[in-house]
Molecule: Guanidine-I riboswitch aptamer
Organism: Salibacterium salarium
This record gives sequence, structure tokens and C1' cells, in this order.
RNA sequence: AAAAAUGCUGUCUAGGGUUCCGCUGCUUAUCUACUAUAAGCAGGUCCGGUCCAAGAGACAGCGGUACAGACAUAUUAGAAAACGGUCUGUAUACACGGAGGGACAAAAGCCUGGGAGAU
Repeated sequence: AAAAAUGCUGUCUAGGGUUCCGCUGCUUAUCUACUAUAAGCAGGUCCGGUCCAAGAGACAGCGGUACAGACAUAUUAGAAAACGGUCUGUAUACACGGAGGGACAAAAGCCUGGGAGAU
């Protein structure tokens, strides 16, 4: 930007791994020395921060749809609205679910997927 309508987005959580930070261990250098400083290597079977994160988790915003009401349309002597417009209110249910594959550093309740299946 466009689209969508059991919609989309934001913040978070269950959960997730290891890019970065931190932590731990080892090594090297500095130091009289060190539980100090710097660098390197390894570790997520390191309760952490950054990061990822639910269709069937939470909260909220925007939006759609349905029903109801009001207003305008209404320029008239006075009325009158099917479609449509604006505002307000109410509603928006239910949901058991692999394996395999995919991305990012990597993994996952992420994506595949309200899929394959099941009832």
C1' cells in the first nucleotide's frame, strides 16, 4: 500500500532456542599477586536480558457482518424511504488434531495448518 471478514494489528503469556549481552570453565597477556582487566575457545543438560512466540492462550485497538433505535435524505401545505448514508446499542458461537517439511543464529504451541486425519 492493498486485501481480508470464525478479519487484521498491537502489547503480553505458556512455550522456544542460542545470533548479541550476561554467566560458567579453560587458555593467553598485563599485574608482586588476585576472586582483577582484556582477548580467544567451549558450554543452552547455563533458572537470566535482547530475540521468536500461539486458529483451538490473555488483554486491547481498528474493521466487517447481523438485528434494533434515532437523525438526515424532506427544498414540501403536510406527510412519505425499498436500496443506501451518519450515529448509538446488542451480538459475533464452536474448535480433538499428528508425522514430515520450512525460516531466521537456532528452536518452538511460529509457518505449512480451523491442513492430513478424528468425531